This is a predicted structure of a 72-nucleotide RNA (transfer RNA) from Paenibacillus campinasensis. Its Rfam family is "tRNA". The source organism's lineage runs through Bacteria, Bacillati, Bacillota, Bacilli and Paenibacillus. The sequence was found in a public genome assembly.
[in-house]
RNA sequence: GCGGACAUGGUAUAAAGGUAGUGCCCCGGCCUUCCAAGCCGGAGAAGACGGGUUCGAGUCCCUCUGUCCGCU
Repeated sequence: GCGGACAUGGUAUAAAGGUAGUGCCCCGGCCUUCCAAGCCGGAGAAGACGGGUUCGAGUCCCUCUGUCCGCU
């Protein structure tokens, strides 16, 4: 330099264009003499105040940034 993949809470991840879900962690409650486990509830997220397509974009297209893989 060229090609490809990926980017979603603290963490790990899902969602074939229509309410962003799940496990762990965290907070509260129930249970228990207490703790753990179990059960119930809750807070918290789209790399870019970049552009495009669409009635509608996490999802499709382009650009930039970052990470990883391959080629030269």